[in-house]
Context: one part of a larger RNA
RNA sequence: GAUGAACGCUAGCGGGAGGCUUAAUACAUGCAAGUCGAGCGAGAAAUUAGGUGCUUGCACUUAAUGGACAGCGGCGCACGGGUGAGUAACGCGUACACAAUCUACCUUUCAGAGUGGAAUAGCCCCGGGAAACUGGGAUUAAUACCGCAUAGUAUUAUGAAACCGCAUGGUUUUAUGAUUAAAGCUCCGGUGCUGAAAGAUGAGUGUGCGUACUAUUAGCUAGUUGGUAAGGUAAUGGCUUACCAAGGCUACGAUAGUUAGGGGGCGUGAGAGCGUGACCCCCCACACGGGUACUGAGACACGGACCCGACUCCUACGGGAGGCAGCAGUAAGGAAUAUUGGACAAUGGGCGCAAGCCUGAUCCAGCCAUCCCGCGUGCAGGAUGACGGCCCUCUGGGUUGUAAACUGCUUUUAUUAGAGAAGAAACCCCAAGAUUUAUCUUGGGCUGACGGUAUCUUUUGAAUAAGCACCGGCUAACUCCGUGCCAGCAGCCGCGGUAAUACGGAGGGUGCAAGCGUUAUCC
Numbered sequence: 001g002a003u004g005a006a007c008g009c010u011a012g013c014g015g016g017a018g019g020c021u022u023a024a025u026a027c028a029u030g031c032a033a034g035u036c037g038a039g040c041g042a043g044a045a046a047u048u049a050g051g052u053g054c055u056u057g058c059a060c061u062u063a064a065u066g067g068a069c070a071g072c073g074g075c076g077c078a079c080g081g082g083u084g085a086g087u088a089a090c091g092c093g094u095a096c097a098c099a100a101u102c103u104a105c106c107u108u109u110c111a112g113a114g115u116g117g118a119a120u121a122g123c124c125c126c127g128g129g130a131a132a133c134u135g136g137g138a139u140u141a142a143u144a145c146c147g148c149a150u151a152g153u154a155u156u157a158u159g160a161a162a163c164c165g166c167a168u169g170g171u172u173u174u175a176u177g178a179u180u181a182a183a184g185c186u187c188c189g190g191u192g193c194u195g196a197a198a199g200a201u202g203a204g205u206g207u208g209c210g211u212a213c214u215a216u217u218a219g220c221u222a223g224u225u226g227g228u229a230a231g232g233u234a235a236u237g238g239c240u241u242a243c244c245a246a247g248g249c250u251a252c253g254a255u256a257g258u259u260a261g262g263g264g265g266c267g268u269g270a271g272a273g274c275g276u277g278a279c280c281c282c283c284c285a286c287a288c289g290g291g292u293a294c295u296g297a298g299a300c301a302c303g304g305a306c307c308c309g310a311c312u313c314c315u316a317c318g319g320g321a322g323g324c325a326g327c328a329g330u331a332a333g334g335a336a337u338a339u340u341g342g343a344c345a346a347u348g349g350g351c352g353c354a355a356g357c358c359u360g361a362u363c364c365a366g367c368c369a370u371c372c373c374g375c376g377u378g379c380a381g382g383a384u385g386a387c388g389g390c391c392c393u394c395u396g397g398g399u400u401g402u403a404a405a406c407u408g409c410u411u412u413u414a415u416u417a418g419a420g421a422a423g424a425a426a427c428c429c430c431a432a433g434a435u436u437u438a439u440c441u442u443g444g445g446c447u448g449a450c451g452g453u454a455u456c457u458u459u460u461g462a463a464u465a466a467g468c469a470c471c472g473g474c475u476a477a478c479u480c481c482g483u484g485c486c487a488g489c490a491g492c493c494g495c496g497g498u499a500a501u502a503c504g505g506a507g508g509g510u511g512c513a514a515g516c517g518u519u520a521u522c523c
Base pairs, nucleotide, nucleotide: 001522002521003520005519006518007517008516009515012375013374014373015372016371017370018368019367020333025331026330027329029328030327031326034075035074036073039072040071046065047064048063049062050061051060052059053058054057082286083285084284091211092210093209094208095207096206097205098204101203102202106199107198108197109196110195111194112193114148115147116146117145124137125136126135127134128133154179155178156177157176158175159174160173161172162171163170164169184191185190212258213257214256219249220248221247224246225245226244227243228242229241230240231239261283262282263281264280265276266275267274268273288309289308290307291306292305311322312321313320314319339365341364342363343362347361348359349358350357351356378409379408380407381406388400389399390398391397392396414460417457418456419455423450428445429444430443431442432441433440434439435438467512468511469510470509471508472493473492474491478507479506480505481504482503488495489494
């Protein structure tokens, strides 16, 4: 000098930031991922109108409007948010490479969207079960599913030709054969679907170099190292399998053990370096412990599935349910770390043509002197130098001290009363205009959680506001009293045994100041 700090004493305000470093311990409760009726079938309540019945304001019924809760289908749920347990590793950092790869949505371009079919959920009926849930039957739709057609596109097999390279090969042209698409909705403006190419973005893979400590760890390895073939993958590869060879790593530290997420950065230092990895950003890993795959463009998936295990809960004892290292919150642990708050107004994300809906991301507010910055606690005058305290050489003097009283002034802050933002421009709606006719331009309208907040004006009045540590040397600051190697102090040297500037108190002083000290840790 520094800190994600804690503890003691003290405490007026504002702005900005930060806030479980310990138990990756266990979790009550609420919320954190939905959306689309312009894909689909159905449709409760309610309202309106008509009819019938009678108890005359109710029941039944028909039609229309209506659109809740579910269901099928699409997209999203792989993002965003959390944590650092594991990992000493191609994990991270950096530089390259993939003639060995994939990529939903988005952008650009080209082409296409013909014709049929069989189901199934829901609803209804009959069951089983305490529940979770579940069996059977009948029936129905689609942008759900399956055929056929089309194929100039693509994939693939075989043959031919040309060119190229880095070994397996690659590119282009061409012939023949095989395989492969689709979906509609609509407010008629649009919007969606299928195939292909390119781009963009994201992901996957490989290689070199760098990356903690221990040699009181010296040898390690059998899919191990390489080859051939096959399988598998989006793709390379012992990734897997069969066969063959006997290799591969290591004193430039293998193997083993201990510790640890890595980096940008951060702290300190003149620098070299040393220490560190909170907040913010990038990468990685994990989601009660372990394992597995499914779906999908993308996961081996925090708020998905299955199995094993530990734990908790419900049970009618037959069987079931659960996973806060999301935001709040609880218990425990600990020296120690906050509200079961508001809003989607802004920014961003998902769905939707849109209106919009969802969003504990985010934006805000609450708590905490935890840190940084700023402001204030008044200013001027005022001596026969009051009173009191303390000290002394004591009819007196020194000091506290211009300090107080007293006089005048000011009002940041506080208080009173009023005014009151920016953050908002879009989407959308209305109007006008332009043309390339579905787009653009212009004007107007709508929208603020924070918040009656910031800010401004105003009322009153010095009024509402100072502590903490230290005073032997290092080290700025000294005397008296008490104590008497006691009580105690102490970072080091060391003080205290009767004159203690070192203990305790007082007066005075010094240093910082809404803080000041102590402890811990780093340079």